A computed fold for a 347-nucleotide part of an RNA from a metagenome, annotated as small-subunit ribosomal RNA, central domain. The RNAcentral record of the full RNA draws on SILVA. Model confidence (mean pLDDT): 89 of 100.
Context: one part of a larger RNA
RNA sequence: CUGGGCGUAAAGCGUCUGUAGGCGGCUUAGUAAGUUUGAUGUGAAAGCUCCGGGCUUAACCCGGAGAGUGCAUUGAAUACUGCAAGGCUAGAGGGGAUCAGAGGAAAGCGGAAUUUCCGGUGUAGCGGUAAAAUGCGCAGAUAUCGGAAAGAACACCAGUGGCGAAGGCGGCUUUCUGGGAUCAACCUGACGCUGAGAGACGAAAGCUAGGGUAGCGAACAGGAUUAGAGACCCUGGUAGUCCUAGCUAUAAACGAUGGAUGCUAGAUGUGGGAUCGAGAAGAUUCCGUGUCGAAGCAAACGCGAUAAGCAUCCCGCCUGGGGAGUACGGCCGCAAGGCUAAAACUC
Numbered sequence: 001c002u003g004g005g006c007g008u009a010a011a012g013c014g015u016c017u018g019u020a021g022g023c024g025g026c027u028u029a030g031u032a033a034g035u036u037u038g039a040u041g042u043g044a045a046a047g048c049u050c051c052g053g054g055c056u057u058a059a060c061c062c063g064g065a066g067a068g069u070g071c072a073u074u075g076a077a078u079a080c081u082g083c084a085a086g087g088c089u090a091g092a093g094g095g096g097a098u099c100a101g102a103g104g105a106a107a108g109c110g111g112a113a114u115u116u117c118c119g120g121u122g123u124a125g126c127g128g129u130a131a132a133a134u135g136c137g138c139a140g141a142u143a144u145c146g147g148a149a150a151g152a153a154c155a156c157c158a159g160u161g162g163c164g165a166a167g168g169c170g171g172c173u174u175u176c177u178g179g180g181a182u183c184a185a186c187c188u189g190a191c192g193c194u195g196a197g198a199g200a201c202g203a204a205a206g207c208u209a210g211g212g213u214a215g216c217g218a219a220c221a222g223g224a225u226u227a228g229a230g231a232c233c234c235u236g237g238u239a240g241u242c243c244u245a246g247c248u249a250u251a252a253a254c255g256a257u258g259g260a261u262g263c264u265a266g267a268u269g270u271g272g273g274a275u276c277g278a279g280a281a282g283a284u285u286c287c288g289u290g291u292c293g294a295a296g297c298a299a300a301c302g303c304g305a306u307a308a309g310c311a312u313c314c315c316g317c318c319u320g321g322g323g324a325g326u327a328c329g330g331c332c333g334c335a336a337g338g339c340u341a342a343a344a345c346u347c
Stems, first nucleotide, its partner, number of pairs: 004318003007301002012315001014201004021194003025088004030083002033081002035077008048066007091191001092188003096183004103177007110154001114150008125136002162169002206247006215241002220236004258314006266292011296303002320347003329340004
């Protein structure tokens, strides 16, 4: 170096785009770099293997032969790979037609509820709990009717339904905009796959500046409970939650399962297309999303065409527990901290 692994035992980067690199469809003739093979040269001595010999033997020493995976030059072969040239259409992309969708951004609008305020009715309680109390209320509360304002979230529809790379996305309308599926098979003609570095996106919390603040609500205050109660329960309540601009870059960022391609029984739901059928039932087919299962796999659990099966290519990662995802250093950040990442020692 090769050989083992990564759903749950250690191990898939949170996700995507893409640079270098690695890998790459069918076919024709060429070349002969890789590859295969022959020849020649070289591959010092010692050493190694074999044969023979010398010290009484051995170690040791001497002579001869061989091996010496390698390198160079030269000749040949041409299946595969490469290279240069030509062709093809099954991969990939484009054009056309049809279609679904909480995909994204901005603006506007709507109703229910909540709270506050104003007015009417009305009177002694309300609220809260296991029970209470703090709290609110005769300065007229709670309840109820009418009106106004504000902010936040969008009941039903709603579905192991849909969309998105992931994070995530749910009232309605408009504008701008990304991606996808299907059908026919018109165009390009391998334009592809992966992707070290790099870049972009990235829940919640948190940070900076400005705004906003109805409800909820860390901290905090009070009331209870309790041996105590720094809690669970109750009454309040500030940051925050919301918006704009900019940071932060982490999550059980999970399917704890990287991406791409091909192949390997079926059955049954469901979403979106297409074809047949009579606009129905049903059948066929493509894409998605679930359940159960053949073969196979697996330590088992389980997975099973959405693989954890059978294979190929590329990337990332693992190597006993603790120390430790820590110290030090470096890079990033306003900070909080993040990324990279040991050792002593110990079992």